This is a predicted structure of a 114-nucleotide RNA (Guanidine-I riboswitch aptamer) from Pseudomonas pohangensis. It matches the Rfam family "Guanidine-I riboswitch aptamer". The family has 100 seed sequences and 1,509 matches in Rfam 15.1. Its mean pLDDT, the model's own confidence on a scale to 100, is 84. Taxonomically the source falls in Pseudomonas (Bacteria, Gammaproteobacteria, Pseudomonadales, Pseudomonadaceae). The sequence is in RNAcentral, with records from Rfam.
Parts: sequence; C1' cells; structure tokens
RNA sequence: GCAAUAGCUGACUAGGGUUCCGGCUCGCCUAUCUCCAACAGGAUGCGCGAGUGACUGGUCCGAGAGUUGGCGACCUCCUUCGAGGUUACACGGCGGGAUAAAAGCCCGGGAGAA
Repeated sequence: GCAAUAGCUGACUAGGGUUCCGGCUCGCCUAUCUCCAACAGGAUGCGCGAGUGACUGGUCCGAGAGUUGGCGACCUCCUUCGAGGUUACACGGCGGGAUAAAAGCCCGGGAGAA
C1' cells in the first nucleotide's frame, strides 16, 4: 500500500415528533339543574366540529458507536450425539431524505478527526 472477514434478526431503552386515541381550549347541538316575572345568562352531562405536542400519556418511529436474547460464522474437544470458547475496537459534523411528523431512523463505521 492492496484484498477479504468482522454478519443477520427479535424484544426493550435513550431519544423523537403529532397520523390515530386521550387531555386541554373555543364553538355548535341537545337534556337536566340553577337563576329571572319573562327573555337573556350560568353549571354539568351526551354527541359533533376546529385548534393545540414549551399536552404528562396510549398507538406509532427508534440506535454502527445503547441493553438483552436468537440465528449464523470461526476455533477447540468428541466414535457419535453433542460440549465449550470467540464474535474485538469504535471521536464524528454541516447538509439532505422518508414517513403524519420528527429523531441517536436512512445517506453513515459517510465527510472529517485522532
């Protein structure tokens, strides 16, 4: 200096936003109660619409450098069935992409740094 291998995947978490659920706000409708001479007003409940993620949450997304399993690969032992071991190290933008939207997702063990 060059080549090959250092793998795949599940569950979870850090984290993430806002499609859906829920919460909250406003409005509409209607029932009950309250108030009034009456109208108007007020409170609560059912239903509907819009907004809101500097709304804790549920659904959802989610790590190469997070956790934990399974498979695979390699090595050793074993007549066989099988058994054991290893699977190391890892600082990292800007910018872009997908999805409803965003992110430690993807570009990316990238650019770069040591």